[in-house]
RNA sequence: CCAUCGAAAAGGUAAACCCCGGGUGACCGGGGGACGCAAAGCUUCCGAUCCUUUUUAAGGAAAGCGGGGCUGUCGAA
Numbered sequence: 001c002c003a004u005c006g007a008a009a010a011g012g013u014a015a016a017c018c019c020c021g022g023g024u025g026a027c028c029g030g031g032g033g034a035c036g037c038a039a040a041g042c043u044u045c046c047g048a049u050c051c052u053u054u055u056u057a058a059g060g061a062a063a064g065c066g067g068g069g070c071u072g073u074c075g076a077a
Base pairs, nucleotide, nucleotide: 005075006074012037013036017032018031019030020029021028022027035064041070042069043068045067046066047065049061050060051059052058053057
């Protein structure tokens, strides 16, 4: 230094729920709030899931369900 790994430290993030607003809807934005997360950072590539419609197809949603790719903090055993 790299890989594996995940103790400690410094940090980061933010589920459910509530309020306001938007949307036919899934859901999204802002504020509050913390269940959690060592990639819960980026990517929707694959499988799964949800919504709408003139439903066996087309259009949308999220991804903190699993798998994959890229990048990254620290350094005990």